[in-house]
RNA sequence: CCAGCGGGCCGGGUGGCCGCUCUCGCCUUCGGGCGGGGGAGGAAAGUCCGAACUCCACAGGGCAGGGUGCCCGCUAACAGCGGGGCGUUGCGAAGCGACGGAAAGUGCCACAGAAACAAACCGCCCGUUUUGGCGGGUAAGGGUGAAAUGGUGCGGUAAGAGCGCACCGGCGUCUUGGCGACAGGGCGGCCGUGCAAACCCCACCCGGAGCAAGGCUACAUAGGGGACCGCGUUCGUUUCGGCGAGCUAAGGACGGCCCGUCCGAGAGUCCCGGGUAAGCCGCUCGAGCUGUCGGGCAACCGGCGGCCCAGAUAGAUGGCCACCGCCCCUGUUUCGGCGGGGGCACAGAAUUCGGCUUACAGGCCCGCUGGCACA
Numbered sequence: 001c002c003a004g005c006g007g008g009c010c011g012g013g014u015g016g017c018c019g020c021u022c023u024c025g026c027c028u029u030c031g032g033g034c035g036g037g038g039g040a041g042g043a044a045a046g047u048c049c050g051a052a053c054u055c056c057a058c059a060g061g062g063c064a065g066g067g068u069g070c071c072c073g074c075u076a077a078c079a080g081c082g083g084g085g086c087g088u089u090g091c092g093a094a095g096c097g098a099c100g101g102a103a104a105g106u107g108c109c110a111c112a113g114a115a116a117c118a119a120a121c122c123g124c125c126c127g128u129u130u131u132g133g134c135g136g137g138u139a140a141g142g143g144u145g146a147a148a149u150g151g152u153g154c155g156g157u158a159a160g161a162g163c164g165c166a167c168c169g170g171c172g173u174c175u176u177g178g179c180g181a182c183a184g185g186g187c188g189g190c191c192g193u194g195c196a197a198a199c200c201c202c203a204c205c206c207g208g209a210g211c212a213a214g215g216c217u218a219c220a221u222a223g224g225g226g227a228c229c230g231c232g233u234u235c236g237u238u239u240c241g242g243c244g245a246g247c248u249a250a251g252g253a254c255g256g257c258c259c260g261u262c263c264g265a266g267a268g269u270c271c272c273g274g275g276u277a278a279g280c281c282g283c284u285c286g287a288g289c290u291g292u293c294g295g296g297c298a299a300c301c302g303g304c305g306g307c308c309c310a311g312a313u314a315g316a317u318g319g320c321c322a323c324c325g326c327c328c329c330u331g332u333u334u335c336g337g338c339g340g341g342g343g344c345a346c347a348g349a350a351u352u353c354g355g356c357u358u359a360c361a362g363g364c365c366c367g368c369u370g371g372c373a374c375a
Stems, first nucleotide, its partner, number of pairs: 001371010012324007020039008041346001045357002048355005053210004060259004065206005070084005085099001086097004100201002105199002107195002121142002123138006150168006169191002171188007214281004224272005229266001232247006251263004288307008325344008
């Protein structure tokens, strides 16, 4: 210098004028006015995970359902993050991986092929033969396929075959190292096989709804209309109309279902209609931000110091002008510049955090890899 990999950060600046919102102080004729201070983002987005908070539910048992799935750690928690292992891609820096189980069972494996689960089409070998074949052995060879009985070689055999042996791969077992995933070594011929983001099995985890949560005040309604279910029985009492207590039925509750439990002869259940939707709280000080020191490879944790950083409610955080900055096009040039035109992204809080994912003009910085050249 060229090509590339990984990570971090910024994402216009200054000034003037006119506005919006919150808050503090002062003034007020209570309408407001003046002054000071705060006022979007790295994603505020998608609402995909995880939590805080709030209300509802929650005797117990079972079933169903959902999620996660190598190891160790971090964290309030996670499907997140850090470090590591293994596999795979790349010359490499690095990237990617739902990465438990296929000898529990079920299912699927298109086309081709004899056969896709337990296989003989061709071939090879043995026997027989009426010379067409028939019986048997064989997965070494051919052919099909994404996949065909572990691979290569030597021996062996009628031909073959882990049948025997060597090396390689897998599995099992012993051992060494490691917290562990796992790795190294020894021994044993133990050796057909894909899919579990197919059902399933194993391990662990999991109540529901969401700030229009929820609370207070105010207003409205206590019965306007309709549908459905049941109105059974026992005891007590009675002025014989009823009343009270119990049991169960229909139905309801246990917010997926069942068992079971409870309520229950009706202020029963459901739907429509009617009313409110406006003021306050929740609401922003928090798993907070930041500097430094210490621990840790790191994620992260701890000590000390400093800081206060939007709370609107149909939704404020904006508009205009000037100069500067950056990029593109173009004219000119004495190559230093000068002039003209255009552009400066994605987007925008709505209870709050931790993540992930997606969008993004342009630019800066750090570490590393491969190649070329020079010293």
This is a predicted structure of a 375-nucleotide RNA (Bacterial RNase P class A) from a Dehalococcoidia bacterium. RNAcentral holds the sequence, with entries from ENA. Model confidence (mean pLDDT): 75 of 100. Taxonomically the source falls in Dehalococcoidia (Bacteria, Bacillati, Chloroflexota). The gene name in the source record is rnpB.